[in-house]
RNA sequence: GACCACGUGGCCUAAUGGAGAAGGUGUCUGACUUUGGAUCAGACGAUUGAGGGUUCAAGUCCCUUCGCGGUUG
Numbered sequence: 001g002a003c004c005a006c007g008u009g010g011c012c013u014a015a016u017g018g019a020g021a022a023g024g025u026g027u028c029u030g031a032c033u034u035u036g037g038a039u040c041a042g043a044c045g046a047u048u049g050a051g052g053g054u055u056c057a058a059g060u061c062c063c064u065u066c067g068c069g070g071u072u073g
Stems, first nucleotide, its partner, number of pairs: 001072004006067002010025004018056001026044006049065005
């Protein structure tokens, strides 16, 4: 340099182009407990790497770009 894969809450992982992006973990609050842990309830937390395009509708499709990994020269 060329090609391929990946990028989604603090962390891990889902979502066939169609409801307010789902779940686990985490943090906070409360219940329970002598205390802690466990358990239960509630809350918080995502401009889906960035920009643009297609579409009635994009995390998903297209283009550019950034980051990371791999293959190859």
Model confidence (mean pLDDT): 80 of 100. A computed fold for a 73-nucleotide RNA from Chelydra serpentina, annotated as transfer RNA. Rfam family: tRNA. Rfam classes the family as a transfer RNA. The RNAcentral record of the sequence draws on Rfam.